A computed fold for a 76-nucleotide RNA from a Planctomycetota bacterium, annotated as transfer RNA. The organism belongs to Planctomycetota, within Bacteria. Rfam family: tRNA. It is annotated as a transfer RNA. Gene Ontology term of the family: triplet codon-amino acid adaptor activity. The sequence was found in a public genome assembly.
RNA sequence: GCGCGAUUAGCUCAGUUGGUAGAGCAAGGGAUUCUUAAUCCCUGGGUCCCAGGUUCGAGUCCUGGAUCGCGCACCA
Numbered sequence: 001g002c003g004c005g006a007u008u009a010g011c012u013c014a015g016u017u018g019g020u021a022g023a024g025c026a027a028g029g030g031a032u033u034c035u036u037a038a039u040c041c042c043u044g045g046g047u048c049c050c051a052g053g054u055u056c057g058a059g060u061c062c063u064g065g066a067u068c069g070c071g072c073a074c075c076a
Base pairs, nucleotide, nucleotide: 001072002071003070004069005068006067007066010025011024012023013022019056027043028042029041030040031039049065050064051063052062053061
């Protein structure tokens, strides 16, 4: 340099045909009793990597960029 993949909650990840963004864990609150804790219930938490474009409407489609991973190529 080229190709492919990934980027969504604090972490790990889903997200169907373009139509109101979700789960588990973690965090906060409550209940309970077998009390460093476990179990159950509830609650909060989002610039969907960034910038544009298409569309009535974009996490999803298109273009460019960024970061990470893998492969190939190049250089000495």
The prediction has a mean pLDDT of 81.